Description:
Transfer RNA from an uncultured Clostridia bacterium, 72 nucleotides, folded computationally. Rfam family: tRNA. Rfam's curators write: Transfer RNA (tRNA) molecules are approximately 80 nucleotides in length. By type it is a transfer RNA. Rfam links the family to the GO term triplet codon-amino acid adaptor activity.
């Protein structure tokens, strides 16, 4: 250079074009002499950027941006 794949909470993944959820982690309380484990609740996400289509994009489309994988 040229092909392809991945990008979503701190982390690891989910979401048929219709309010983005799920575990673990944080935090707070309950329990306990305390710690742990347990139960309950809460917060955290402009969906990697920028556009374009749609009534309505995580999803379709274009580009570029970071990784990987291949090919020269």
């Nucleotide at each position: 250079g040229c092909u392809g794949g991945u990008g979503u909470g701190g982390c690891u993944c989910a979401a048929c074009g219709g309010u983005a959820g799920a575990g673990c982690a944080a935090u707070u309380g309950a329990u306990u002499u305390g710690u742990a484990a347990u139960c309950a609740a809460u917060a955290g996400g402009u969906u990697g950027u920028a556009g374009g289509u749609u009534c309505g994009a995580u999803u379709c489309c274009u580009a570029u941006c970071a990784c990987c994988a291949g090919c020269u």